[in-house]
RNA sequence: CGAGUCGGCCAGGCAGCCGCCGGCCGCCGGCUUCGGCAGGUGGCGGGAGGAAAGUCCGGGCUCCGCAGGACAGAGUGCCAGGUAACCCCUGGGGGGCGUGAGCCCACGGAAAGUGCAGCAGAAAGCAAACCGCCCAAGGCGGGGUCGCCGCUCAUGCGGCGGCCUCGAACUGGUAAGGGUGAAAGGGUGCGGUAAGAGCGCACCGCGCGGGUGGCAACACGCCGCGGCUAGGUAAACCCCGCUCGGAGCAAGGCCAAAUAGGAAUCCUACGGUGUGGUCCGCACCGGAUUCGGGUAGGCUGCUUGAGGUCGUCGGUGACGGCGAUCCUAGAGGAAUGGCUGCCUCGGUGACGGAAACGUCAUCCAGACAGAACCCGGCUUACCGGCCGACUCGCUUC
Numbered sequence: 001c002g003a004g005u006c007g008g009c010c011a012g013g014c015a016g017c018c019g020c021c022g023g024c025c026g027c028c029g030g031c032u033u034c035g036g037c038a039g040g041u042g043g044c045g046g047g048a049g050g051a052a053a054g055u056c057c058g059g060g061c062u063c064c065g066c067a068g069g070a071c072a073g074a075g076u077g078c079c080a081g082g083u084a085a086c087c088c089c090u091g092g093g094g095g096g097c098g099u100g101a102g103c104c105c106a107c108g109g110a111a112a113g114u115g116c117a118g119c120a121g122a123a124a125g126c127a128a129a130c131c132g133c134c135c136a137a138g139g140c141g142g143g144g145u146c147g148c149c150g151c152u153c154a155u156g157c158g159g160c161g162g163c164c165u166c167g168a169a170c171u172g173g174u175a176a177g178g179g180u181g182a183a184a185g186g187g188u189g190c191g192g193u194a195a196g197a198g199c200g201c202a203c204c205g206c207g208c209g210g211g212u213g214g215c216a217a218c219a220c221g222c223c224g225c226g227g228c229u230a231g232g233u234a235a236a237c238c239c240c241g242c243u244c245g246g247a248g249c250a251a252g253g254c255c256a257a258a259u260a261g262g263a264a265u266c267c268u269a270c271g272g273u274g275u276g277g278u279c280c281g282c283a284c285c286g287g288a289u290u291c292g293g294g295u296a297g298g299c300u301g302c303u304u305g306a307g308g309u310c311g312u313c314g315g316u317g318a319c320g321g322c323g324a325u326c327c328u329a330g331a332g333g334a335a336u337g338g339c340u341g342c343c344u345c346g347g348u349g350a351c352g353g354a355a356a357c358g359u360c361a362u363c364c365a366g367a368c369a370g371a372a373c374c375c376g377g378c379u380u381a382c383c384g385g386c387c388g389a390c391u392c393g394c395u396u397c
Stems, first nucleotide, its partner, number of pairs: 001393010012343007020047002023044006030037002049368001053379002056377005061248004073244005078092005093107001094105004108239002113237002115233002130178002132174003137171002140167012186204006205228001206226005211220003252300004262291006271285005307326008345366001346363007
């Protein structure tokens, strides 16, 4: 200098003017049950994020309730630790990727059962013979030789059988080689064989048992046994271990109109209806007062909290202990904005320069995005910039 990896941080600044939300203090007139209340007006100070987002996990809080057992269902799944808790985080183990810094992994069980495996390929789950290899076995063909038989006077010819040999892959043997596939039932070598093959052996691998180290996952150039029987797939069913009561701030609590309905007491023209032959009486209807439930509406829950910052101690770390210090929206579908000027970051262009960079002009804050009960995480989105640690390559000293 170039190319990368990991972690952290920022998310324009200043000033002026005009607004918006909610808080405190005052003034004005009004109402008041004298506690305050609403309105107007003035002042002071406060007002979004790293993700406020998705609502995917976990918790606080609240109510229903007491959630014990069984079954179903859902989630989860290497080990140890952290935490209020977690599907989170930290450290470690194992596997994969990368030259490396580093990154990724739902990472229990496939010798309990069931299922599944497209295409290609001869064969894909109690394996399989397409090409190739093999004549050892059976059968076939050629040659030689021996024996027997037949024909012949004889040489010789023919048939059958035995042995030797050559040939071809018909039956067959073969998983070493080719080819197909994600995968063809351990690898390399030597022996062995007709050719081959854990068929035998050595080493490596694998499995089981033990030993050693480690809290553990697990590891081992340790010991013994097993020729390997046990292919893959569980975000397929399933099996095993663990976890899970439900609903959510529209939770929940308080106050409480009008109207309708309810309860109690009282009221009277003794009115209407019913009961009854009639009257009294009784019931219902009517009016008033009070009470209770409850709707609209209002208040609350509401932001001081597993809180932030700094220091210190313990810990590899996540994190924890202690001390000091700070208070930082709480709002009603819901404010946090707009304009102007200057500066700065950045973009584009021109000029100078070997480059770094400088000057000028111009655009000018330009990304994702917007609290709704509150926290801890995860995931996703994101213009541009800054800082730190580290890796690889090249060059120079």
Molecule: Bacterial RNase P class A
Organism: Pseudomonadales bacterium